[in-house]
């Protein structure tokens, strides 16, 4: 320098035809134990990488830009 994938919650990942943004571990409170842990409700926590288009409506479709990774000169 050209391809290809990938970025969504504190971490791992999901999200079907473009129609209300989830799950699992984590974390906080309760229950339960003499007490820790284990297990059982419950809650909280998101500029869905960054701007810019399409659209009634966009995590999804388009353009650009960044960062990771892999393949090729």
């Nucleotide at each position: 320098g050209g391809g290809c994938a990938g970025u969504u919650a504190g971490c791992u990942c999901a999200a079907u035809u473009g129609g209300c943004a989830g799950a699992g571990c984590a974390a906080u409170u309760c229950g339960u134990u003499g007490a820790c842990g284990u297990c059982g409700a419950a809650u909280a926590g998101g500029u869905c990488a960054g701007a810019g288009g399409u659209u009634c409506g966009a995590g999804u479709c388009c353009u650009c830009u960044a960062c990771u990774g892999c393949c090729c000169a």